[in-house]
Molecule: small-subunit ribosomal RNA
Organism: metagenome
RNA sequence: AGAGUUUGAUCCUGGCUCAGAACGAACGCUGGCGGCAGGCCUAACACAUGCAAGUCGAACGAAGUCUUCGGACUUAGUGGCGCACGGGUGAGUAACGCGUGGGAACCUACCCUGAGGUGUGGAAUAACUGUUGGAAACGACAGCUAAUACCGCAUAUUCCCCAAGUCCUUGGCGGAUUUGGGGGAAAGAUUUAUCGCCUUGGGAUGGGCCCGCGUUGGAUUAGUUAGUUGGUGAGGUAACGGCUCACCAAGACAGCGAUCCAUAGCUGGUCUGAGAGGAUGAUCAGCCACACUGGGACUGAGACACGGCCCAGACUCCUACGGGAGGCAGCAGUGGGGAAUAUUGGACAAUGGGCGAAAGCCUGAUCCAGCCAUGCCGCGUGAGUGAAGAAGGCCUUAGGGUUGUAAAGCUCUUUCAACGGUGAAGAUGAUGACGGUAGCCGUAGAAGAAGCCCCGGCUAACUCCGUGCCAGCAGCCGCGGUAAUACGGAGGGGGCGAGCGUUGUUCGGAAUUACUGGGCGUAAAGGGCGCGUAGGCGGUCAGUUGCGUUAGAUGUGAAAGCCCCGGGCUUAACCUGGGAUGUGCAUUUAAUACGGGCUGACUAGAAUGCGGCAGAGGAUGGUGGAAUUCCCAGUGUAGAGGUGAAAUUCGUAGAUAUUGGGAAGAACACCGAAGGCGAAGGCAGCCAUCUGGGCCGUUAUUGACGCUGAGGCGCGAAAGCGUGGGGAGCGAACAGGAUUAGAUACCCUGGUAGUCCACGCCGUAAACGAUGUGUGCUUGCCGUCGGACAGCUUGCUGUUCGGUGGCGUAAGCUAACGCCUUAAGCACACCGCCUGGGGAGUACGGUCGCAAGAUUAAAACUCAAAGGAAUUGACGGGGGCCCGCACAAGCGGUGGAGCAUGUGGUUUAAUUCGAAGCAACGCGCAGAACCUUACCAGCCCUUGACAUGGGACGUUCGGUAUUUGGAGACAGAUACCUUCAGUUCGGCUGGCGUCCACACAGGUGCUGCAUGGCUGUCGUCAGCUCGUGUCGUGAGAUGUUGGGUUAAGUCCCGCAACGAGCGCAACCCCUACCUUUAGUUGCCAGCGGUUUCGGCCGGGCACUCUAGAGGGACUGCCGGUGACAAGCCGGAGGAAGGCGGGGAUGACGUCAAGUCCUCAUGGCCCUUAUGGGCUGGGCUACACACGUGCUACAAUGGCGGUGACAGUGGGCAGCGAAGGGGCGACCUGGAGCUAAUCCCCAAAAACCGUCUCAGUUCGGAUUGCACUCUGCAACUCGAGUGCAUGAAGUUGGAAUCGCUAGUAAUCGUGGAUCAGCAUGCCACGGUGAAUACGUUCCCGGGCCUUGUACACACCGCCCGCCACACCAUGGGAGCUGGUUCUACCCGAAGCUGGUGCGCUAACCGCAAGGAGGCAGCCAACCACGGUAGGGUCAGCGACUGGGGUGAAGUCGUAACAAGGUA
Repeated sequence: AGAGUUUGAUCCUGGCUCAGAACGAACGCUGGCGGCAGGCCUAACACAUGCAAGUCGAACGAAGUCUUCGGACUUAGUGGCGCACGGGUGAGUAACGCGUGGGAACCUACCCUGAGGUGUGGAAUAACUGUUGGAAACGACAGCUAAUACCGCAUAUUCCCCAAGUCCUUGGCGGAUUUGGGGGAAAGAUUUAUCGCCUUGGGAUGGGCCCGCGUUGGAUUAGUUAGUUGGUGAGGUAACGGCUCACCAAGACAGCGAUCCAUAGCUGGUCUGAGAGGAUGAUCAGCCACACUGGGACUGAGACACGGCCCAGACUCCUACGGGAGGCAGCAGUGGGGAAUAUUGGACAAUGGGCGAAAGCCUGAUCCAGCCAUGCCGCGUGAGUGAAGAAGGCCUUAGGGUUGUAAAGCUCUUUCAACGGUGAAGAUGAUGACGGUAGCCGUAGAAGAAGCCCCGGCUAACUCCGUGCCAGCAGCCGCGGUAAUACGGAGGGGGCGAGCGUUGUUCGGAAUUACUGGGCGUAAAGGGCGCGUAGGCGGUCAGUUGCGUUAGAUGUGAAAGCCCCGGGCUUAACCUGGGAUGUGCAUUUAAUACGGGCUGACUAGAAUGCGGCAGAGGAUGGUGGAAUUCCCAGUGUAGAGGUGAAAUUCGUAGAUAUUGGGAAGAACACCGAAGGCGAAGGCAGCCAUCUGGGCCGUUAUUGACGCUGAGGCGCGAAAGCGUGGGGAGCGAACAGGAUUAGAUACCCUGGUAGUCCACGCCGUAAACGAUGUGUGCUUGCCGUCGGACAGCUUGCUGUUCGGUGGCGUAAGCUAACGCCUUAAGCACACCGCCUGGGGAGUACGGUCGCAAGAUUAAAACUCAAAGGAAUUGACGGGGGCCCGCACAAGCGGUGGAGCAUGUGGUUUAAUUCGAAGCAACGCGCAGAACCUUACCAGCCCUUGACAUGGGACGUUCGGUAUUUGGAGACAGAUACCUUCAGUUCGGCUGGCGUCCACACAGGUGCUGCAUGGCUGUCGUCAGCUCGUGUCGUGAGAUGUUGGGUUAAGUCCCGCAACGAGCGCAACCCCUACCUUUAGUUGCCAGCGGUUUCGGCCGGGCACUCUAGAGGGACUGCCGGUGACAAGCCGGAGGAAGGCGGGGAUGACGUCAAGUCCUCAUGGCCCUUAUGGGCUGGGCUACACACGUGCUACAAUGGCGGUGACAGUGGGCAGCGAAGGGGCGACCUGGAGCUAAUCCCCAAAAACCGUCUCAGUUCGGAUUGCACUCUGCAACUCGAGUGCAUGAAGUUGGAAUCGCUAGUAAUCGUGGAUCAGCAUGCCACGGUGAAUACGUUCCCGGGCCUUGUACACACCGCCCGCCACACCAUGGGAGCUGGUUCUACCCGAAGCUGGUGCGCUAACCGCAAGGAGGCAGCCAACCACGGUAGGGUCAGCGACUGGGGUGAAGUCGUAACAAGGUA
């Protein structure tokens, strides 16, 4: 410090996720030791049991025990002090509760210090005794008694109150002091030295109160408040104060957020972070609050009191049913809750607290120990050596590699643990729970001590096996559908280590709430527009103040913690000393630039006056013409209208058309424009009236009067609503007609609201420049509107102010697109708004509205994206240019018939398998009767039909004929023929055969989606790329685009490109012309011969031909055109002319195209079978459907006759001549030929005659009979022949195919395969056309461009309803609960007040009685409770609404291309 993830790729925006650190943690696996810390985060749930606050006999009486009689001790009670500390918890509390800094009207037991005092009397009472009640708790009555318990009187410096005076100070309160009057104290004990007691001043400590500032979220909480705010007086308090009361006033708080709701103890600190911040408030420390829940007071210095009291309530316990008792949020512990948190331990030795004069007692505070890897820190589980690189494991290309110096072995050590011994500090004199602990010494022995997670990328670490979208993994992206580094196991590796992972939470990364430090044209985001309140910000000069600001000083900012420097535990964690810091607050001194306040001045901002100007600015009232429709009348006749085409509709009752007249409503052609005006919405005939704003000129006036603007107010298109008018045209809804599979649409005919006017609502729009307002600054060019000035040539030029446009680089900005003085540039001021997509601008609540609805505006849940700009492709029922038998123009077919052949389907024991739009279907198959053959049935074989290796035995192998069983394979038999090579002469070696056992063979079994190779297709289309350079952040672009041209990315020109490669072309073959070379088997012109008249022979190589080598054609020449180019057009010459014709040749790539059944091959599967052999059957089936063909339907023909003219090619298990036989297929025959020699070999269309339009002299299917040939064999199942038979079919619907010249069409011929079998396939020649205007349209393709939400790329993407399942949520008759408010009722305990006739020790009084007190009663206040009605928040809820997510459901096709109606 970053990384992964949106895309085919890119940049950006933006979310999600990861790597880090931390924890009072929990869970899983594992676990040696020690130190230091920590340990109910949940039920402030309920608690058994024990302990946690007592002490003092030196305050007091009494009782008891012991006694050495001196006394000592114990203690229930009275009394004193303490129990308000210490300890726990965080429920409540949003508050002066806490933090920080201040303040004045206060109190403070014990403690310190100063002053003074402690005199004299009195009356009771508990204990105790007696009687007595009760189950108990606990009492009642009578009697006795003491005090440091209680009471009276005296005294009183001080103290308190009143009055008066003096001094000081002040705004005032006040402070000091003097005099007079009034009031109020005390307690004793003992060891005789002290401790106490009372009054009072001061201090210290602790506390109470007040104030400034700070302190969570919500406005879907906007108004709250009657003791409320203030005053006067009184009461009350320790003290100020509405704290309380009476009266008076009507205030007080609140947008700088009152009130209400929710949540929460606050802080020092802790965690994180570079910091600023964010989160948090365990342990330790400070403060607060609470003590079963609620209320209350008492006592006291202090409480409204955790282990006190009273009352009410809930709960628990005891009970004799009458009554009682209790409060672990003290320490342990129990139950419960929970993922989860410890011992019913020891000790007061230390520190501290209470009491005491003290000894001492008490102390679950505390100090220790126990449990727990909960955390942090430290240590160990050994060290050295050791290569035969052992064994084993794993992998393997079988060689090896790896585990791995790792182990073993050898040599050492003993930390920790164990055992034995010794043994602290902590303790100032005594006292040690911890503890026989820490430490130290010794002994034995490598001995007792290693796991967890991960290994696809992020992220360090890879292989095998298993599994087969299963099982499973997963933090994100994503893995798994038979070769998984991602699942599970193993080997190996990586990381950390007594731990390691997971889960949860926090911060970080996240600049992803942006103060530091973000944005808003298109990604989320500018309010529709203006006016303006609060607020924020604000021109120039001077003075003043010193509020902000700045600097210094002082106080404070507790300790602990963090940081720095030291010290102590062997180190560290930990502990400890000192320092620094503590950004803050307060006080004070100083400065005065800037900001603020105040004062004075200025004119550059702003406003006003004066003089002009332009304008669809607004409102009202008039007025005009054209058009439409309607009405009347005329002319006139059969249609009109409308559409892609039609129909609905109108019209013979006279339409449409046309002429004249009239009526009505709405809108204003031309001018008109990038034009003008307005804040926006918006504004358009003309005239008048009223009226707003702007601009220019002038320098006359004011003197900062300004900018922005939360709330607020106003304006605000269209549609819509209300009331009343109006209604020509247009026209939602609606109706009809069309279209369509449907058509609730698009199109057509009608047509109501509405559109118009007046008044009133609504308040929204893609209200857009998707760009808030204002001010200043920053190069230009060209228009246009309004004004002013100057110059002259009087209609132009220039300058300037204001508006409105276009272009663009000198900059700048931007993710890019783009913006660019009218900024999206550079800055300032203020406002509004944004923070992933969906859910959703929705629900609920509020406000507004008549309604429609608007506005404000969530959450649950769900996804890992959603998006912007640009790029390359692909696509478009986008555009442009161009090509192709693509269309058109033609010729001939297919689709109809019969047959052949292939396919589908069906059938079957099997009908083997593959091929599937073009690019499967006369395809693999260049030829299934057996074989082929892979399929089926049956019968056989098991190292096998075939290969290699070992052992044993034998020795060739093989063939022919006959024969047995069998369907055959197979198993035998007989006879004959032949009898390998080498040799050391040995079955010794090779070979061959048989047998044995095992490795293995074998597989047309699966996977063409694991592959190689080969092939098809786009397409013989003109394209596909690279290097360097340049441009771009980048993907990429440029080059390759453009202007021409070409069959062509062919060539030329231009150009930030320059070059190059694979393609194109050429080079190759055939063919067309010529030359030359060579002439046999070819040829025969000339010469000769023969007669068998045939190049037959001699001869020749001229010609034809054959097959080698060359030539020839290149836009080379001329004219035109083009740009002076490339080229194109025409012409000449030429056999051939612009590529002459044909072939071979197939770029980068696409289709997971085809093929595992040609071959090869990974993996999987079978192994007496999925291998091998055989016989028979099947691949030939047949209701049917399709493809490809053949033959026809006839006269351009059939039949008959005549007997002209080719070119390929093939031939020895072959072609087979002549001759003979047969009607014929064919038979016989065998010449010749290994072929320019012989044979196949006859060409057929052509020509002549006849038939004369018929199901025929067309057509030949089908069938019968008889034959021929091949073959082991023609039944299933071959081909051919003859005779006979003579079906469909009379030119073929929708649709569709081929072909542009020696082509189509037509005619025959040959070949491969092959025993035989072609209508198929591959070749060959003969005859030999028609048409092409042209590129609008269909199909395919190329280039450029455009749009895109496509990229598996339009066979794409994608929307909505419905059906099903699940999830969360809104409404909902209501039901239940919490909380809160208001009114009223009740009114415990208690304090206060009143009364007090009952009761009454202290004082007064001789007494009676009084003073005082108590009970009782009354009143006010008040907790709980009750009644009624509201608010609010939850839970449940029949039914219901939409939403989300789900597998390949249904219906359509709304959007993305002009998405087919933008």